This is a predicted structure of a 92-nucleotide RNA (c-di-GMP-I-GGC riboswitch aptamer) from Anaerolineales bacterium UBA5797. The sequence was found by an Rfam model in a public genome assembly.

């Protein structure tokens, strides 16, 4: 270096609750551990989930309301997969 132990030491904090924010996905904070060896940082490249807006179909209680497709935009870094810093030290 690669590599990651039924090691030590210390860090994060998944569901689900409570506040708050948002139209959603989902953020934040607090509370709580499923699990992470980069669940530390930085980007939306692949994907996923949202669609208040546009837009398109249908449908009527017919002109504005309901459904459903796209989809501008947002979200998610604890889905992959990149870039970049770093704690520890059994085996091998």
């Nucleotide at each position: 270096u690669c590599c990651g132990a039924u090691a030590a030491a210390g860090g994060c904090a998944a569901a689900c609750c409570c506040g708050u924010c948002g139209a959603a996905a989902g953020g934040c904070g607090g509370g709580g551990a499923c699990g992470c060896a980069a669940a530390g940082c930085c980007g939306a490249g692949g994907g996923u989930c949202u669609a208040a807006a546009a837009u398109c179909c249908c449908g009527c209680c017919u002109c504005g309301c309901g459904g459903g497709g796209u989809c501008a935009g947002g979200a998610c870094g604890g889905c992959c997969a990149g870039g970049u810093u770093g704690c520890c030290g059994a085996a091998g």